[in-house]
RNA sequence: GGGCCCGAAGUUUACAGGGAUGAACACUUCAUUUGCAAUGAAGAGGUAGGCGGUUCGAUCCCGCCCGGGUCCA
Numbered sequence: 001g002g003g004c005c006c007g008a009a010g011u012u013u014a015c016a017g018g019g020a021u022g023a024a025c026a027c028u029u030c031a032u033u034u035g036c037a038a039u040g041a042a043g044a045g046g047u048a049g050g051c052g053g054u055u056c057g058a059u060c061c062c063g064c065c066c067g068g069g070u071c072c073a
Base pairs, nucleotide, nucleotide: 001072002071003070004069005068006067007066010025011024012023013022019056027043028042029041030040031039049065050064051063052062053061
């Protein structure tokens, strides 16, 4: 330098026929306890890497860039 794959909540991630962003753990509050843990209930947290394009509408399709992995040179 080139090919391929992957980037979303603090972490691991579902959603691929384009039409409501979901879950688990973690975190906060409450209940139970002398207290902690466990358990139960409720809650907060995501411009889905960035910028453009296509579309009435994009996590999803296309282009460029950024970051990571891998292969070739």
Predicted 3D model of a 73-nucleotide RNA (transfer RNA) from Candidatus Gottesmanbacteria bacterium RIFCSPLOWO2_02_FULL_38_8. Its Rfam family is "tRNA". By type it is a transfer RNA. Its family is annotated with triplet codon-amino acid adaptor activity in the Gene Ontology. Model confidence (mean pLDDT): 80 of 100. The organism belongs to Candidatus Gottesmaniibacteriota, within Bacteria.